[in-house]
Context: one part of a larger RNA
Molecule: small-subunit ribosomal RNA, central domain
Organism: metagenome
RNA sequence: CUGGGCGUAAAGGGUGCGUAGGCGGUGAUACAAGUGAGGUGUGAAAUCCCUGGGCUCAACCUAGGAAUUGCACUUCAAACUGUGUUGCUAGAGUGCAGUAGAGGGUGGUGGAAUUUCCGGUGUAGCGGUGAAAUGCGUAGAGAUCGGAAGGAACAUCAGUGGCGAAGGCGGCCACCUGGACUGUAACUGACGCUGAGGCACGAGAGCGUGGGGAGCAAACAGGAUUAGAUACCCUGGUAGUCCACGCUGUAAACGAUGAGAACUAGAUGUUGGCCUGCGCGAGCGGAUGAGUAUCGAAGCUAACGCGAUAAGUUCUCCGCCUGGGGAGUACGGCCGCAAGGUUAAAACUC
Numbered sequence: 001c002u003g004g005g006c007g008u009a010a011a012g013g014g015u016g017c018g019u020a021g022g023c024g025g026u027g028a029u030a031c032a033a034g035u036g037a038g039g040u041g042u043g044a045a046a047u048c049c050c051u052g053g054g055c056u057c058a059a060c061c062u063a064g065g066a067a068u069u070g071c072a073c074u075u076c077a078a079a080c081u082g083u084g085u086u087g088c089u090a091g092a093g094u095g096c097a098g099u100a101g102a103g104g105g106u107g108g109u110g111g112a113a114u115u116u117c118c119g120g121u122g123u124a125g126c127g128g129u130g131a132a133a134u135g136c137g138u139a140g141a142g143a144u145c146g147g148a149a150g151g152a153a154c155a156u157c158a159g160u161g162g163c164g165a166a167g168g169c170g171g172c173c174a175c176c177u178g179g180a181c182u183g184u185a186a187c188u189g190a191c192g193c194u195g196a197g198g199c200a201c202g203a204g205a206g207c208g209u210g211g212g213g214a215g216c217a218a219a220c221a222g223g224a225u226u227a228g229a230u231a232c233c234c235u236g237g238u239a240g241u242c243c244a245c246g247c248u249g250u251a252a253a254c255g256a257u258g259a260g261a262a263c264u265a266g267a268u269g270u271u272g273g274c275c276u277g278c279g280c281g282a283g284c285g286g287a288u289g290a291g292u293a294u295c296g297a298a299g300c301u302a303a304c305g306c307g308a309u310a311a312g313u314u315c316u317c318c319g320c321c322u323g324g325g326g327a328g329u330a331c332g333g334c335c336g337c338a339a340g341g342u343u344a345a346a347a348c349u350c
Base pairs, nucleotide, nucleotide: 004321005320006319007304008303012318014201015200016199017198021194022193023192025088026087027086028085029084030083031082033081034080035077036076037075038074039073040072041071042070049065050064051063052062053061054060091191092188093187094186095184096183097182098181099180103177104176105175106174107173108172109171110154115149116148117147118146119145120144121143125136126135162169163168206247207246208245209244210243211242215241216240220236221235222234223233258317259316260315261314262313263312266295267294268293269292270291271290273288275286276285277284278283299306300305323350324349325348332343333342334341335340
């Protein structure tokens, strides 16, 4: 240097943006670096290989040839790669006209419910469980009516519905703001794809500072259960859950399936477009491209299954795997306030 793989056996980076690098549409033309052909020189000898010769044969020795797959110079070719020049519009992007959306941020605002407090009515229970007890209640609870406070979450609509790169996003209103899709074909003219490092985002839990605290609830306490019960059940209950700013950087971060591109039967839903036919209209049918879901031909697969949203057939780039345990550990480095994260072995053992 080379192989085979990565849905479930080991293996897709949590996600994006992007540097270097790798790869890259179409026409003409120039060059000739890569590439191809010829020539010249060189590539020591011995060895190896082939054909002969010499020791009775062989090993061995010996003559000639071939080979030495390389390098340099030189002549030629110009399809492909490359480089330069000049074009193109099918990739990519911009403009214009529209569409849908829990996409993001900030500020405001609404009702239901729980809890607490105040007041009225009212009396002996309430609560809880498999059954109980702890607990609350004659200092008037629970129930019920009225009022107030405060925090958190937004029933119905709601949908294998929508949006977002992923994490994720759900009352309503306003402002600020990102992306997608459809149509058009005016503009740019390959501006593209991927992406080691790098940078940014990144559920929950956790950490720091300051607020907030209704409900829920690790820890903790009590009551039960039990042989025991550091649990499951019950009554309480603090961190936390919420907000602001900062940190952490991990998840079964899952579609356990990296990104981009091309090609390859159909069928049935569904979302938001667009074009068109029929219909007075509500609407119905057809075509098209963007999502999303189920089934399925070919093909693939160890099977399960996947099947135009591929795990099919191919191309480009990145990441990763290489028997189980030891171990995602030790040591060292880097990061972190810490918790820890990341990078990542070996002995030994089966």